[in-house]
Molecule: Bacterial RNase P class A
Organism: Halofilum sp. (in: g-proteobacteria)
RNA sequence: GGAGUCGGCCAGACAGUCGCUGCCGCCAUCGGCGGUGGAGGAAAGUCCGGGCUCCGCAGGGCAGGGUGCCAGGUAACACCUGGGCGGCGUGAGCCGACGGAAAGUGCAACAGAGAGCAGACCGCCCAAGCGGCCCUCACGGGUCGCCGGCAAGGGUGAAACGGUGCGGUAAGAGCGCACCGCGUCGGUGGCAACACCGACGGCACGGCAAACCCCACCCGGAGCAAGGCCAAAUAGGGGAACGAUCGCGUGGCCCGCGCGGUUCCCGGGUAGGCCGCUGGAGGCGGACGGCGACGUCCGCCCUAGAGGAAUGACUGUCCGCGACAGAACCCGGCUUAUGGCCGGCUCCCUUU
Repeated sequence: GGAGUCGGCCAGACAGUCGCUGCCGCCAUCGGCGGUGGAGGAAAGUCCGGGCUCCGCAGGGCAGGGUGCCAGGUAACACCUGGGCGGCGUGAGCCGACGGAAAGUGCAACAGAGAGCAGACCGCCCAAGCGGCCCUCACGGGUCGCCGGCAAGGGUGAAACGGUGCGGUAAGAGCGCACCGCGUCGGUGGCAACACCGACGGCACGGCAAACCCCACCCGGAGCAAGGCCAAAUAGGGGAACGAUCGCGUGGCCCGCGCGGUUCCCGGGUAGGCCGCUGGAGGCGGACGGCGACGUCCGCCCUAGAGGAAUGACUGUCCGCGACAGAACCCGGCUUAUGGCCGGCUCCCUUU
């Protein structure tokens, strides 16, 4: 100098003018004035997890859904931290739904001889059996074919029933042996995942579970338009009091029953208003414990809360000329979008 990898930080600054809006104070009465506060690292996607609220249940099971190496953190998680194993990278580092395929069911296109308790297209071999030809007096030998043997090599495929090597054989083959892999048992280390070591087994048990399934653990539903309080007008409901024994209906009459008046009270609901509404698993600093995520203690700070929904516009100066983007109950994460600055580490090249 270049390439890469991991982490942290910032989100134009200052001044003025005019606006918008929460709160406080004053004037005053439905409008002004003054002061003060006023978006983000993602406010986003609404994908997970929780708080809060109402309903249901308060125990267990079924169904359904989710999670899935181990240990820890946390209110909780599909998040985070540390570790194990596997994969990628020269490396810093990154990625992984990473339980079970000897419980059962199922799937594997095309190609290929054969795709699940498989298979012989090319190929290799004639040791045994049968036959032809040649050499030989004969014994025997050579060669070819049949019947066969083989799965080493080639070829197909994502995948071909352990791999490499030596021995062995007619040629071959875990047929035998060594190492590796796999399985079982034992030992050592570790909380564990797991790792290492030893013995035995000749290989049985191929792959796929983000296919059904099995195992373990977790999960009730709906969501701030949740939900709660106050409460008109009008209509309707319930009750009491007052009043003629009145009117109407009950097919003509009587009894009985129902309906009809005025006043007051009660309760439900609507319009409207208020609460929920932001001080909280909060932020910053320090000490201590822990590798760390994080926890405990102490001190300091208060930092939007609207309801047609505010945070904008203009001017001036300066700089590196400013990206993505706008809260709506709150919080912890993940993911996505995006401009710039700084630092650690790795690799390569060059100079001294």